[in-house]
RNA sequence: GCACAGGUAGUUCAGUGGCAGAACUCCUGCCCGGUAAGCGGAAGCCCCGGGUUCGAUUCCCGGUCUGUGCA
Numbered sequence: 001g002c003a004c005a006g007g008u009a010g011u012u013c014a015g016u017g018g019c020a021g022a023a024c025u026c027c028u029g030c031c032c033g034g035u036a037a038g039c040g041g042a043a044g045c046c047c048c049g050g051g052u053u054c055g056a057u058u059c060c061c062g063g064u065c066u067g068u069g070c071a
Stems, first nucleotide, its partner, number of pairs: 001070007010024004018054001027041004047063005
């Protein structure tokens, strides 16, 4: 330099046009001899800019970052 894959919650990942989710963590309540285990609740997220669309995390274009391959 070229090609490909990817960027979603604090972390690991689903979701692929119509209200954004799971597990773990964190906070909180219950329980308990108990800072553990168990049960309940809450908070928290679509990498950035533009386009298409009634509507975009999703489709298109550009940028940026990460990874892989080739040179």
The RNA shown here (transfer RNA) has 71 nucleotides and comes from Pristionchus pacificus. The coordinates come from a structure-prediction model, not an experiment, and the mean pLDDT is 81. Lineage of the source: Eukaryota > Ecdysozoa > Chromadorea > Neodiplogasteridae > Pristionchus. It is recorded under the gene name tRNA-Thr-GGT-6-1. RNAcentral holds the sequence, with entries from GtRNAdb and Rfam. Rfam family: tRNA. By type it is a transfer RNA.